Context: one part of a larger RNA
């Protein structure tokens, strides 16, 4: 810009894409078939591989602003207790998130019309013939079918719900001009944020508010802080204390910040 007034939602599906894989075992049955060796069609189960998709309860990596242990040096005058820097200084755990090696799921089943190929009536051609009229059957391949995008599908779909005025000229009307008043529904902008993001988009919230901090409880997570007292020349150990300390979890709660506002968009619409 369109989609014959403006807006919100929910959708229909033309048309695109994706995806199609495989194996071993067991039963049917050591049958059928075969002198024997050997060994089935059909049909039912059951366990895999590789592939794809989602996910994080499990297991298991990461997990540089978690706790924790320790060397060196510096520095807070000293001690104790702390900070900085050395590949996060090393080093042992590790929450969220994100991930696989982990968990769940998926190819299926079916329709239709066919290929080679297999009939069936059945003539030209009194016979034969699947073929010449006309009926069948049948492939991982085609057209459905599963998923997913999707009205710029200009053939521009469907449904729902909101929203918006009065006067004056000229005209049969359609409409054209003008004037007052109006600013609707709804959208942006701006913030607070996000399992959304490269930017933008997209989803949430803006005080008629739990959106983020912060606080509070709780989970989780390190593993018993500091101080003081005991003990021991001491390093240290014990108690107080399963403490103290905390990213990202779950919930509560207006304390602190989404304040205040601006613009767009018109007025029933060939």
């Nucleotide at each position: 810009c369109g989609u014959a007034g403006g807006a919100g939602a929910c959708u229909u599906g033309a048309g695109g894409g994706a995806u199609u894989c495989u194996u071993u075992c067991c039963c049917u049955a050591g049958u059928a078939c075969g002198a024997g060796a050997g060994g089935a069609c059909c049909g039912g189960g059951a366990a895999g591989g590789a592939c794809g998709c989602a996910c994080u309860u499990c297991u298991g990596g990461u997990g540089u602003g978690g706790c924790a242990g320790u060397u060196g040096u510096c520095c807070c005058g000293u001690c104790a207790g702390g900070g900085g820097c050395a590949g996060c200084g090393c080093u042992g755990c590790g929450u969220a998130g994100c991930c696989a090696u982990g968990u769940g799921c998926g190819g299926a089943a079916g329709a239709g019309a066919u290929a080679a190929g297999c009939g069936c009536u059945g003539a030209a051609a009194g016979c034969a013939u699947c073929u010449a009229a006309g009926c069948g059957c049948c492939a991982a391949g085609c057209u459905c079918c599963u998923c997913c995008c999707a009205a710029g599908a200009u053939a521009u779909g469907g449904c729902c719900u909101c929203c918006c005025u009065c006067c004056c000229g000229c005209g049969c009307a359609a409409g054209c001009g003008g004037g007052a008043c109006u600013g609707a529904a709804g959208a942006c902008c701006c913030c607070c944020g996000g399992a959304a993001g490269a930017c933008u988009a997209c989803c949430g919230g803006g005080u008629u508010g739990a959106u983020a901090g912060g606080u509070c409880a709780g989970g989780c997570g390190u593993g018993u802080a500091a101080g003081c007292g005991c003990g021991g020349u001491a390093a240290c150990g014990c108690g107080u204390u399963u403490a103290g300390c905390g990213g990202a979890c779950u919930g509560a709660u207006a304390c602190u910040a989404a304040u205040a506002g601006g613009u767009c968009g018109u007025g029933c619409g060939g």